[in-house]
RNA sequence: GUGCAGAAAGGGCAAACCCGCCAUGAGGCGGGGACCCAAAGCCACGGGGCCCGUUUGUCGGGUCAGCCGGGUUGCCUCG
Repeated sequence: GUGCAGAAAGGGCAAACCCGCCAUGAGGCGGGGACCCAAAGCCACGGGGCCCGUUUGUCGGGUCAGCCGGGUUGCCUCG
């Protein structure tokens, strides 16, 4: 240095819920909050959930990365 793994340390993120704002909506952003998480960093590529429209179709658009898989980047080292 690299790979595996995840004891420890330094830390990191932030569910539900509440408030404000945006959105037809799913949901998003900010603040509080802290259930968790070793990638809960990032990516909508595949599957899936959810929303809107619909000529109801094997359709179109959107959303969810903390649903699963995948891609990619990364802190530390009892081992």
Description:
A computed fold for a 79-nucleotide RNA from Actinobacteria bacterium QS_8_72_14, annotated as c-di-GMP-I riboswitch aptamer. Rfam family: c-di-GMP-I riboswitch aptamer. Gene Ontology term of the family: cyclic-di-GMP binding. The organism belongs to Actinomycetota, within Bacteria.